[in-house]
Context: one part of a larger RNA
RNA sequence: CUAUUAGGUGAAUGGCUAGGCUCCAGAACUGAAGAAGGACGUGGCAAGCUGCGAUAAGCUUCGGGUAUCCGCACGCAGGAUAAGAUCCGAAGAUUUCCUAAUGAGACUUCUUGGUUCUUAGUAAUAAGAAUCACUCGCAUUGCGAGAGGGAACUCCGUGAAUUGAAACAUCUUAGUAACGGAAGGAAAAGAAAUCUAUGAGAUACCGUUAGUAACGGCGAGCGAAAGCGGUAUAGGGCAAACUGAAUCUGCCAGAGUAAUUUGGUAGACAUGUGGUGUUUGGAACUGCGUAUAUUAUCCUUGAUUACAAGUCGAAGUCGGCUGGAACGCCGUACCUUAGAGGGUGAUAGUCCCGUAAACAAAAGAAAAGAGGAUAAUGCAGUUUCCAGAGUAUACGGCGUUGAUAUUCGUCGUAGAAAGUGGGUGGCAACGACAUCUAACCCUAAAUAUUCCUGGAGACCGAUAGCAAAUUAGUACUGUUAAGGAAUGCUGAAAAGGAUCCAGAAAUGGAUGUUAAAAGAACCUGAAACCUAGUAGU
Numbered sequence: 001c002u003a004u005u006a007g008g009u010g011a012a013u014g015g016c017u018a019g020g021c022u023c024c025a026g027a028a029c030u031g032a033a034g035a036a037g038g039a040c041g042u043g044g045c046a047a048g049c050u051g052c053g054a055u056a057a058g059c060u061u062c063g064g065g066u067a068u069c070c071g072c073a074c075g076c077a078g079g080a081u082a083a084g085a086u087c088c089g090a091a092g093a094u095u096u097c098c099u100a101a102u103g104a105g106a107c108u109u110c111u112u113g114g115u116u117c118u119u120a121g122u123a124a125u126a127a128g129a130a131u132c133a134c135u136c137g138c139a140u141u142g143c144g145a146g147a148g149g150g151a152a153c154u155c156c157g158u159g160a161a162u163u164g165a166a167a168c169a170u171c172u173u174a175g176u177a178a179c180g181g182a183a184g185g186a187a188a189a190g191a192a193a194u195c196u197a198u199g200a201g202a203u204a205c206c207g208u209u210a211g212u213a214a215c216g217g218c219g220a221g222c223g224a225a226a227g228c229g230g231u232a233u234a235g236g237g238c239a240a241a242c243u244g245a246a247u248c249u250g251c252c253a254g255a256g257u258a259a260u261u262u263g264g265u266a267g268a269c270a271u272g273u274g275g276u277g278u279u280u281g282g283a284a285c286u287g288c289g290u291a292u293a294u295u296a297u298c299c300u301u302g303a304u305u306a307c308a309a310g311u312c313g314a315a316g317u318c319g320g321c322u323g324g325a326a327c328g329c330c331g332u333a334c335c336u337u338a339g340a341g342g343g344u345g346a347u348a349g350u351c352c353c354g355u356a357a358a359c360a361a362a363a364g365a366a367a368a369g370a371g372g373a374u375a376a377u378g379c380a381g382u383u384u385c386c387a388g389a390g391u392a393u394a395c396g397g398c399g400u401u402g403a404u405a406u407u408c409g410u411c412g413u414a415g416a417a418a419g420u421g422g423g424u425g426g427c428a429a430c431g432a433c434a435u436c437u438a439a440c441c442c443u444a445a446a447u448a449u450u451c452c453u454g455g456a457g458a459c460c461g462a463u464a465g466c467a468a469a470u471u472a473g474u475a476c477u478g479u480u481a482a483g484g485a486a487u488g489c490u491g492a493a494a495a496g497g498a499u500c501c502a503g504a505a506a507u508g509g510a511u512g513u514u515a516a517a518a519g520a521a522c523c524u525g526a527a528a529c530c531u532a533g534u535a536g537u
Stems, first nucleotide, its partner, number of pairs: 001536008014523001015489002019460002021457006027450002029149002037098003040053003044076002048072002059092006068080003103112003113132008134146005153184001154182005164171001168217001194200002204231005215221001235442003238388001242275002246273001247268009281386003284382005293377009304366002307364001310359002316332001317348001318331004333350002335339001341353003393414007421437005476483002496522001499510004
């Protein structure tokens, strides 16, 4: 040096899963009654996590459930429990300090006041309870609301650049990112001054129309709608005409379980409460009609239903063999509306938990029906009255849009009409025809999302899968904004190695536990690398 053997080191590989990932379904707000989030406490011994809050790993009640229990955490000590604990569900009590933080002031999670009251004290004083922020509203000795938080989703406002155009300026990226505001379980939109072309009939979403019409240094690129096919469907209320207090609220008293109703009193209200009425136009006037009815809202009761702990649940632990152990093999049985799955000393329909099937509730939720309270009401004719103004519209500018022929918005200057009115019909003007009725408001479902709950998976299996299977947004780094890890596995059971020898101890040896040391540096234990032996050269 080569080969090989035995070790060491090392952690790959294999197996496993307590954690992820994705999809589907469900569910969806919270807070001055002080949240979300944090600080500090809290255990007999207690550093961390979890729970909880000076009543502090807990207190009370109701329900479930049954033999153990005092969290992770298997120790020592001491306790609880068939007078039913621990545990599970529901409802309460307590809930320090900071925090919207709100008596004032701080940001040292701390300091320090006023008013009223209580207790102790002769008193000074001490301890304790309640209360005192700001803004807005109101019917104002006061009462009510708001403030902050929420993963993504929604709407509104402000609004880039890298980039593409093979440079770059219009353009594009893009109304994106980012920032601000507002709301909800969804939000927004919404019942035609819409589209069309002889009809359709609110909105939203999906498919198509269609990469079409159109826009565009007509470059790069950008880019609809009607219609058609589906999901889901729902329509209402004001202002005005006419009427003119017929209305509403607080308090007090009476009736009623209550909805509601009667009276009194004070206030709101003629700058108009209430009725009527709203495009199928309506009002007014005239004529006809009507209710032991129908409809709407509310109250009481309520079969029943789902949810939130749970209950019940068939059939071998039969014989033999191997083994440390039977769930294996051989033999022979049984159940099945249950042969999904998991556990158990190896692979179990019949051992355990379950599974199929069938059930269950004090409190809370929904609810057919029943009883009650309050309120409302149809048709025709006449053509007198009413029908949203700095609005519609025009011109100019800017932004926006596919919008060209200007979609939507906004600024400036002008600025109407009155139902025989007014808007729209994609060049302008006029006429005809068609079609709607602006300048007020509300509206479920189909749609979006996933912090949360459940289920599933031809997803990953510890350098993977979330950054995080372990103290994880932790340790650590940075002045800061911020960045950001690693670490899983003894065994069926601790039986976690008594005892003896050597040693100061570590440790080694003997003996022992175990199926096996698998010996806690613990499943398997590859290679690189290191050591020693043997053989050859």